[in-house]
RNA sequence: AUUGCCGAUUUACCUUAUCGUCAUGCGAAUGCGUGAAGGAAAGUCCGGACACCAAAGAGUAUCAUAGCGGAUAACAUCCGUCCAACGUAAGUUAGGGACAAGUGCAACAGAAAGUAUGUACAGUUAGGCUGUAGUGAAACCAGGUAAACUCUAUGAGGUGAAAUGCCAUGUAUAUUAGAGAUUGAGAGCUUCUCGCUCGAUUCUAAAGGGUAGGCAGAUAGAUUCUAAAAGUAAUUUUAGAGCUAGAUAAAUGAUAAGGACCUUUAAAGGAACAGAAUUCGGCUUAUUAAUCUGCAUUUUCU
RNA sequence: GCGCCCGUAGCUCAGCUGGAUAGAGUAAUCGGCUUCGAACCGAUUGGUCGGGAGUUCGAAUCUCUCCGGGCGCACCA
Repeated sequence: AUUGCCGAUUUACCUUAUCGUCAUGCGAAUGCGUGAAGGAAAGUCCGGACACCAAAGAGUAUCAUAGCGGAUAACAUCCGUCCAACGUAAGUUAGGGACAAGUGCAACAGAAAGUAUGUACAGUUAGGCUGUAGUGAAACCAGGUAAACUCUAUGAGGUGAAAUGCCAUGUAUAUUAGAGAUUGAGAGCUUCUCGCUCGAUUCUAAAGGGUAGGCAGAUAGAUUCUAAAAGUAAUUUUAGAGCUAGAUAAAUGAUAAGGACCUUUAAAGGAACAGAAUUCGGCUUAUUAAUCUGCAUUUUCU
Repeated sequence: GCGCCCGUAGCUCAGCUGGAUAGAGUAAUCGGCUUCGAACCGAUUGGUCGGGAGUUCGAAUCUCUCCGGGCGCACCA
């Protein structure tokens, strides 16, 4: 230099002025001050926190995971490592228990697709046996197939902030049908069974009536940054510093000027994906601009 | 916010326990029948099975991931 591979970091336009939105502090008040979206807030695909249901019991069904070891609150995530496949290599991989428990499946082609053994040729002592040819993804071997049922091991109780607790407002259970009252209808958001607790002007269905307001949950946390130590690493521990939305149909905006970046000779134009909704760790997907470490291949020079 | 379901011809649906030509009705086009039209009879056309990857010899069907659409869930007595 060439062709690649694996990653990391920054940014997500900035400043000023004017007018606004939401929350909050101060003030008697006009007002003044402070704070105000993301790397994915998204998809809701996994796993937790938290709340309630017997702090949740036994079995069964169902689901998930799958070499080995570790990290973690937990995981299907992450780290290390072994094997296999692909690649010259760096490296990559919805790969990786069991088909020697059982059941199923294999179109077309082919003699034959699991009950094997036909045709031709060759070898050999007759029967027969062995080899080659041919079809196919696969042809006799304890065959292939588990992102087929299944088995093995391990794990998972259910629901989901519309959880849950409290306050307020307001009305009608008037009516119809069915079931039941201790020999138990039914309820406890739970695949089913058992068990447990509760259980009678009650329960189910139809058809209605009323309210659709407020407070808590709810924003300081498995938190962020920096340094040191332990560890190959994921990660953990210790010390110091910091506070960073909390709305409820939902605020985080608009205009003007200047500057930076990209395209273009200039004028001028462009600037992505996208918008918190209890919360945290991951994964996946969408996406702007820019910078850089390391490694491998080939070639050349020293 | 949370949960569930669906996507196949212009339209409405089968097929979804993997097997190669993906069917049915209807619509459209052509022909027949009829004086003409409808109905009826016959034939033809029309599909990247929502998109993309994977598993497999083989995928509409199994797995993963995106896209689009639909439905349900408040409280009181």